[in-house]
C1' cells in the first nucleotide's frame, strides 16, 4: 500500500415557514365545540405470513389410535426448526465458512446408459490347462467391480498364507457428553451407495385468532317449513373411549352492521457492576419512546453533503428468511515494499 473474513452502529443533515394525529393543561363551548401552549409520533427489514409464544375464547377437559413435526452432543431462553459453544464431514494459503449431521446388521424399494455380470451380484478379452475344466491376479466398461502394499505359495492365482495398513468388535485412558486415541485384544473381514426413498428410533404436539373476546345503545318477525330426537342430539383439527349439557341440523324470509373497551408499562429500553469462553443471567440507578381507524408525520425555501437505495405500524414480543443506496468503526488474515 493492495486484497480479504469478522462483528457492531447508522439510515440524508441543518435553518425557516405553513400544516397533521395522540396525550396533558389553561381559557372557551350546550357538547373533546373552539383556541392557544407543552411532549411525543414508522422500520432494519415495519416486507413475508415460515417458525414460537403471551392473551382472549371453545370449556369442566382426561386417555388411546392414526397423523405431524424435530433429529451429532452440552447449554441458553418464555419458547422454538432460534441463539451459543463444542464435536465430525466438507472448502479455503488464511483469517473464516457451510451442514436436511439419528439408523443401512430389522425388512422393503432404487443404482439410468456402458458394461460379462451391479449386492443371494461374475466371466468379454486374457492366464493356466490341451480332455474335462481351473482362474479372478492382469486390461476393458462404469460414478462405484468381492479392501491396499510387499513377501510366499500355486498348472496359472486368489486373504489361499503371513507381515504393516485399512475395516468390524470389545477394553482401557481423557472428556458431563458427541467423540478422540501411532494404546490393548480378537477376528480374514458384513461384499457398494441412497432414509432431501418407503421404514424403524428418540423427543415434543388440543384449536381457532383482535375479523379473538366483551360491554353499551338501536331495530326487527318470541315468523315460516322439513328432518332427527334420550337406544338421541351436540360440544373448537380426524377417530375412538370417556366427560358435560339438553334440544339440535337445513331452508325460506326479516332487522342491525352505531359508539366504546380490548389498545400499548412490556418475557421494555438504557447505563453501570458482577458471574460465565459465550449466548446470557443477577443487582443498582434511570427512561416512557405511534395507537390510526377511507386510516395521522406532509408542503414550500435556501444552506451542506456521503447526492439519499429497498422501503410505510394496525393486539403485542421473540427469531428466521427476502430486498437494499451508501457512510462509520473496531479486530483479524495474506500479499508486496520499506525501515
Nucleotide at each position: 500500500u493492495g486484497a480479504g473474513a469478522u462483528a457492531g452502529c447508522u439510515a440524508g443533515a441543518c435553518a425557516g415557514u405553513c400544516g397533521c394525529a395522540u396525550u396533558a393543561u389553561u381559557u372557551u363551548u350546550a357538547c373533546u365545540u373552539a383556541a392557544a401552549u407543552a411532549a411525543u409520533g414508522a422500520g432494519g427489514a415495519a416486507a413475508g405470513u415460515c417458525c414460537g409464544g403471551g392473551c382472549u375464547c371453545c370449556a369442566u377437559a382426561g386417555g388411546g389410535u392414526a397423523g405431524a413435526a424435530u433429529g451429532c452432543c452440552a447449554g441458553g431462553u418464555a419458547a422454538u426448526a432460534c441463539c451459543u459453544g463444542g464435536g465430525a464431514g466438507g472448502c479455503g494459503u488464511g483469517a473464516g465458512c457451510c451442514u436436511a449431521c439419528g439408523g443401512a446388521a430389522a425388512g422393503u424399494g432404487c443404482c439410468a446408459c456402458a458394461g460379462a455380470a451391479a449386492a443371494u451380484a461374475a466371466a468379454c478379452c486374457g492366464c493356466c490347462a490341451a480332455u474335462a475344466g481351473g482362474u479372478a491376479a492382469g486390461g476393458g466398461u462404469g460414478a462405484a467391480a468381492a479392501g491396499g502394499u510387499g513377501u510366499g505359495g500355486u498348472a496359472a492365482g486368489a486373504g489361499c498364507a503371513c507381515a504393516c495398513c485399512g475395516c468390524g468388535c470389545a477394553g482401557a485412558u481423557g472428556g458431563u457428553a458427541a467423540c478422540a486415541u501411532a494404546c490393548u485384544g480378537c477376528g480374514g473381514c458384513a461384499a457398494g451407495g441412497u432414509a432431501a426413498a418407503c421404514c424403524c428410533c428418540a423427543u415434543u404436539c388440543g384449536g381457532a385468532g383482535c375479523a379473538a373476546a366483551g360491554c353499551c345503545a338501536a331495530a326487527u318477525a318470541g315468523a315460516g317449513g322439513a328432518g332427527c330426537g334420550a337406544u338421541a342430539a351436540u360440544g373448537u383439527g380426524a377417530c375412538c373411549c370417556g366427560c358435560a349439557u339438553u334440544g339440535u341440523u337445513c331452508c325460506u324470509g326479516g332487522g342491525u352492521a352505531g359508539g366504546c373497551u380490548g389498545c400499548u408499562u412490556g418475557a421494555g429500553g438504557u447505563a453501570u457492576a458482577u458471574g460465565g469462553u459465550g449466548a446470557c443471567a443477577u443487582a443498582u440507578a434511570u427512561c416512557c419512546u405511534a395507537g390510526a381507524u377511507g386510516a395521522a408525520u406532509g408542503g414550500c425555501u435556501g444552506u451542506c453533503c456521503a447526492c439519499g437505495a429497498c422501503a410505510g405500524a394496525a393486539c403485542c414480543c421473540g427469531g428466521c428468511u427476502u430486498a437494499u443506496c451508501g457512510g462509520c468503526u473496531a479486530u483479524c488474515u495474506c500479499a508486496a515494499u520499506u525501515u
Bacterial RNase P class A from Candidatus Nitrosacidicoccus tergens, 339 nucleotides, folded computationally. Model confidence (mean pLDDT): 79 of 100. Rfam family: Bacterial RNase P class A. By type it is a ribozyme. The RNAcentral record of the sequence draws on ENA and Rfam. NCBI's taxonomy places the organism under Bacteria, Pseudomonadati, Gammaproteobacteria, Chromatiaceae, Candidatus Nitrosacidicoccus.